[in-house]
Molecule: small-subunit ribosomal RNA
Organism: uncultured bacterium
RNA sequence: AGAGUUUGAUCAUGGCUCAGAUUGAACGCUGGCGGCAUGCCUAACACAUGCAAGUCGAGCGGCAGCAGCAGGAGCUUGCUCCUGGCUGGCGAGCGGCGGACGGGUGAGUAACGCGUGGGAAUUUACCCUAGAGUGGGGGACAGCCCGGGGAAACUCGGAUUAAUACCGCAUACGCUCUACGGAGUAAAGUGGGCCUCUGAUUCAAGCUCACGCUCUAGGAUGAGCCCGCGUCCGAUUAGCUAGUUGGUAAGGUAAUGGCUUACCAAGGCUUCGAUCGGUAGCUGGUCUGAGAGGAUGAUCCCCCACACUGGGACUGAGACACGGCCCAGACUCCUACGGGAGGCAGCAGUGAGGAAUCUUGCGCAAUGGGGGCAACCCUGACGCAGCCACGCCGCGUGCCGGAAGACGGCCCUACGGGUUGUAAACGGCUUUUGAGGGGGAAGAACCCCGGGGUUUCGACCCCGGCUGACGGUACCCCUCGAAUAAGCACCGGCUAACUCCGUGCCAGCAGCCGCGGUAAUACGGAGGGUGCAAGCGUUGUCCAGAAUUAUUGGGUGUAAAGGGUGCGCAGGCGGGCUGCGAAGUCGGAGGUGAAAUCUUGCCGCUUAACGGUAAAAGCGCCUUCGAAACUGGCAGUCUUGAGCUCGGUAGAGGCCGGUGGAAUUCGUGGUGUAGCGGUGAAAUGCAUAGAUAUCACGAAGAACACCAGUGGCGCAGGCGGCCGGCUGGACCGAUGCUGACGCUGAGGCACGAGAGCGUGGGGAGCGAACAGGAUUAGAUACCCUGGUAGUCCACGCUGUAAACGAUGCAUGCUAGAUGUUGGCCCUUCGGGGUCAGUGUCGCAGCUAACGCAGUAAGCAUGCCACCUGGGGAGUACGUCCGCAAGGAUGAAACUCAAAGGAAUUGACGGGGGCCCGCACAAGCGGUGGAGCAGGUGGCUUAAUUCGAUGCAACGCGAAGAACCUUACCCAGGCUAAAUCUCGGGCGACCGUUCCGGAAACGGACCUUCCCUUCGGGGCGGCCGAGAAGGUGCUGCAUGGCUGUCGUCAGCUCGUGCCGUGAGGUGUUGGGUUAAGUCCCGCAACGAGCGCAACCCCUGCGGUUAGUUACCAGCACGUAAUGGUGGGGACUCUAGCCGGACUGCCUACGCAAGUAGUGAGGAAGGUGGGGACGACGUCAAGUCAUCAUGGCCCUUACGUCUGGGGCUGCACACGCGCUACAAUGGACGGUCCAGUGGGAAGCGACCCUGCGAGGGGCAGCAGAUCCCCAAAACCGUUCUCGGUUCGGAUUGGAGUCUGAAACUCGACUCCAUGAAGGCGGAAUCGCUAGUAAUCGCGUAUCAGCAAUGUCGCGGUGAAUACGUUCCCGGGCCUUGUACACACCGCCCGUCAAGCGAUGGAAGCAGGGAGUACCUAAUGCGGCCGGGCCAACGCCGGCUUCGGUCGGGGAGGCGGGUCGGUAGGGUAAGCCCUGUGACUGGCGCUAAGUCGUAACAAGGUAACCGUA
Repeated sequence: AGAGUUUGAUCAUGGCUCAGAUUGAACGCUGGCGGCAUGCCUAACACAUGCAAGUCGAGCGGCAGCAGCAGGAGCUUGCUCCUGGCUGGCGAGCGGCGGACGGGUGAGUAACGCGUGGGAAUUUACCCUAGAGUGGGGGACAGCCCGGGGAAACUCGGAUUAAUACCGCAUACGCUCUACGGAGUAAAGUGGGCCUCUGAUUCAAGCUCACGCUCUAGGAUGAGCCCGCGUCCGAUUAGCUAGUUGGUAAGGUAAUGGCUUACCAAGGCUUCGAUCGGUAGCUGGUCUGAGAGGAUGAUCCCCCACACUGGGACUGAGACACGGCCCAGACUCCUACGGGAGGCAGCAGUGAGGAAUCUUGCGCAAUGGGGGCAACCCUGACGCAGCCACGCCGCGUGCCGGAAGACGGCCCUACGGGUUGUAAACGGCUUUUGAGGGGGAAGAACCCCGGGGUUUCGACCCCGGCUGACGGUACCCCUCGAAUAAGCACCGGCUAACUCCGUGCCAGCAGCCGCGGUAAUACGGAGGGUGCAAGCGUUGUCCAGAAUUAUUGGGUGUAAAGGGUGCGCAGGCGGGCUGCGAAGUCGGAGGUGAAAUCUUGCCGCUUAACGGUAAAAGCGCCUUCGAAACUGGCAGUCUUGAGCUCGGUAGAGGCCGGUGGAAUUCGUGGUGUAGCGGUGAAAUGCAUAGAUAUCACGAAGAACACCAGUGGCGCAGGCGGCCGGCUGGACCGAUGCUGACGCUGAGGCACGAGAGCGUGGGGAGCGAACAGGAUUAGAUACCCUGGUAGUCCACGCUGUAAACGAUGCAUGCUAGAUGUUGGCCCUUCGGGGUCAGUGUCGCAGCUAACGCAGUAAGCAUGCCACCUGGGGAGUACGUCCGCAAGGAUGAAACUCAAAGGAAUUGACGGGGGCCCGCACAAGCGGUGGAGCAGGUGGCUUAAUUCGAUGCAACGCGAAGAACCUUACCCAGGCUAAAUCUCGGGCGACCGUUCCGGAAACGGACCUUCCCUUCGGGGCGGCCGAGAAGGUGCUGCAUGGCUGUCGUCAGCUCGUGCCGUGAGGUGUUGGGUUAAGUCCCGCAACGAGCGCAACCCCUGCGGUUAGUUACCAGCACGUAAUGGUGGGGACUCUAGCCGGACUGCCUACGCAAGUAGUGAGGAAGGUGGGGACGACGUCAAGUCAUCAUGGCCCUUACGUCUGGGGCUGCACACGCGCUACAAUGGACGGUCCAGUGGGAAGCGACCCUGCGAGGGGCAGCAGAUCCCCAAAACCGUUCUCGGUUCGGAUUGGAGUCUGAAACUCGACUCCAUGAAGGCGGAAUCGCUAGUAAUCGCGUAUCAGCAAUGUCGCGGUGAAUACGUUCCCGGGCCUUGUACACACCGCCCGUCAAGCGAUGGAAGCAGGGAGUACCUAAUGCGGCCGGGCCAACGCCGGCUUCGGUCGGGGAGGCGGGUCGGUAGGGUAAGCCCUGUGACUGGCGCUAAGUCGUAACAAGGUAACCGUA
């Protein structure tokens, strides 16, 4: 730091996904040790049991229990009992201090709760400092005792009693109040020591020390209160508030304050987000990140809140109190049913919940806390131990050597080997860990005790002693021995790591892309490998990557995104100069920013984690001093921004009122007659009741031709005849004036095409709906005929558009060229300059590209609006607006791995241009109709073997199916047949004959090979072994071969150039050509594969050669014939040359080239034909020619044999043959070829048969012999009829081949004589020696179903104006949503399954309030008639010590009022769940109907509206 994924490819946009780090985790597999940390995230759910807060006898009365002592009793002389508070101590009690700390939890809380920084009107037990005191009295209440009630908890009454408990009195440094005179207000003792003084006596007093007590001031610490700033989401929460805001007075509090009350005023908060709703403890910090940020708030520290739920106060320095109290509620427990008890969110532990979170441990030794003078006691705080790989850190599972590269595996394999792998074995070494044994800490210093120093005494200091849960632990030493210790995930790309087998769109995998349909590096297993390692993976979380919310650091013409437009409040921003002040800003200093954490240095545990210590940092806030450039403020000034004034100008700017002509329609009248109208073609419609057409007149409504213009005006929507009125804005020129008055603009207000709505008018034309006619498979459309709303006017709504320049407004700056509108200036009248507008082109620059480019999409500034993947959805709910239609605002669940932009190359288009081709046209002949042949489909069958299937399968593989072929079927056999190799043995083998059999085969019988160097070898047979064999599957695993586009003119490369890139250029363009053929031009220059040429045949000539071919001349011969000699002239044969190249002429043209009844020439513009087939396409065809990977069969899917089938026949299609006749048939006669073939052959000729043929036989392995012509031509006949056409079919008789013609051959003869009279829609071939027509030959082959195929020659035409159309193709261009490429893509309804969601009569639950009723406890006020020790008062009695009675203050108890928790009632509100039914939505290989969109998508598409 990036990567994968949209495409055929590309760039950009954009989402999804991955690699990293993290964690209080959980789950799966696995697990050796140690250290340090962590450990209910869920039910603030419920809790059994134990423990977690006590202590002080030096406050007190005391003595239940324990111990001691003393005394006594009993006796079994060491035990029991009793007595004595006498001592140590001490239950319960009074009293003091502490239970407000420590510990837990995060429910609540969006708040002065927290953080940070300040503040003033307070308090603070214990502690410190200082000052002053501590005098003298009194009356009670517990306990204990007695009695009563109760199951218990507990409680009631009586009597008695102490205090550091309680209450007066005195005093008051000071404090409080004050009218300045004064008034008010305290206290407590206890323990130790000492007897110098005092004292009548025991006691005591006294003195002294310590600990206390009271008052006051100060401090320290803690706490309370107030304020600035900061502190989550929602506006689909916009208004909230009545003690509310302020004042006065009073009350209350430790203290300020509406904190409370009364009165007065009407305020206070809020778009800088009040109120309401949701969520949440806050911070230090933690995780992540380069940072800014984002997320988080376990463990530790600080603060807050809470303690079963709600409320309340009491006590106290402090609480409205976790282990206190009261009341109410829910729950649990006890109960004798009358009543009671309880609160683990303390430590352990239990149940429940949950994916999930520990021991009912040890100890107060240390640290800390409470009490105490202290010893000491208490302390689940804490220190330790236990459990868990939950995390971090460290260590180990060995190290060195060792190749026969062992065995095995395995796996792989080309069968040679490779790999596991120095790995193992084996040799040597070490001992962390482990086991056994031994030693053995630090943490400890206090308190206290003893001694010492010091001091007036103490405090304090020194020495010694005592004290350890952990723990016989850490650590150290000895012995033993490689001994006790490796797994997990992954291996298609991202992403390090590859093979085999199994499976066969199954089973499965998957983070994304995606794997799996018979050769899976992607599933499962194995071997091997890679990564990490006592862990490894998976899942979840958060951050990063993500610049994917963009402050740092993004965008808005077309990808998502500019508001339809203007005005304008708030807000934001704002011109030049001067001065002041100093809010922002900058600088210095001070305070604070807790500790821990992070960072750095040093240090301590063997290291590390961890810890100690110091520093740094803490970007913030506050205070103070200073600076004055910039921003803001204040004051003054300026003119350039803005505005005003004066004079001109243009204009469909707006509103209102008039008015004009053309056209349309209608009406009336005239002329006039049969149609009009409409369409692709028609019909509906109109018209003889007179239409259309035409003339005149009239009426009505709407719109304004020409002018008219990328002309004008307006903010946008928009505005168009002419005239008038009213009115807005702009521009130009010129002076003066104001003096920043400006820009933008959330909300707000206004305007806003069309459609639509309301009321009332109007209504010519047009025209949703509707009707009819057409079209069509249908046609609720497109086309036609009609036609209502509407379109028009007035008034009022609506408020939307693809309201678009898809481009917000304003300002400044940044090359030019050219057109145009309005004004001004100059002019030589050509034009030039300038301001404002409006267009085109274009530089820099920008942009993903397209493009924009002074009218920016450039460079900048200010302000507003908007975007953040596609779908769901501009939908639902809520709210606002609207008469309605609807508009505005505007989600989520769910779902997808994309959706989208620009450009590129193709392909395609019922797009365009140019150009070819028997493509059409022009012609000739066919096919489609008939019969038959042969091929295919289908059907049938035991089998009808298989393949080929649009063109490019179908007289194709088949250039030969009766058996064979043959692959199919039936039946019968074989297990190795044919072939090859090897081995050994046997004798033959072959074969004849016979038996069974359909044959194969089985059996019987006969038989005893050849060569020899004598070793043996050969041939064939049998036996054995090994190679088998398969026309079984896969042509979608393949090679080879082939078809096709297409003999079309194309397809590419190198270098250069252009483009971010795919890619382009070249190869496009202008000409030309059969041709990417050539020429010219050109950022291209060259080149390759194709084209052409080179090759073959054919057409002319030359030359050479001359047999089997030829025969002019010469000779011979025949009935005749090159028959013979000979010839080499000719034809011909077959080798080599020549010839043709637009070379020449003319015309046109730059050239290439084209044209010509051109010349010449046998041939003229590639002369004709062939071979030859670019890059590629069709997963085209062939596993059945052959070859071949893989799979499958192995007494059969192999092989042999006989028979059958491939020839079956209701049908359908393609290729053909023969015909339908007179251009013909029949009969007779007369001519002329070429290619080929020939020995198990061709066969002349002769004989014979009507004939097929048969019987003889010459010649010929061939320019020699043979096969060997027909049409044509010359005659005769037939005369238009299903015929003297046509020959199918059938009967009979034969011939030939062949073991064999039944299924199933060909041919011959006789007889029979079907359909068919030129063929519907449609369709094929052919441009010259071609079509047409005529015959001939060959391969295969015994024969032949051949009418086929491949060749050969004979006779021998017609037509082409032309390229509009059909088909195919080439080039250029255009559109595209196609790229499997139009046989493409794709939309909606319906049907099916699944999913989430809206509505809904309702039903259920929850929440917050409002009003009223009721109201516990407690607090406060008031009342106060009951009761009462202290303190006063009055009275009686008195032994003067007191006592009794009354009453007061005060207290208790009671009553009442107030507000309150809770309970209830009422009407609503909000949220959630559920709900018959219902609405749409999404997803889901192959359902239905159509064809809407993408090409002009076949009616251009789209937006708004009805």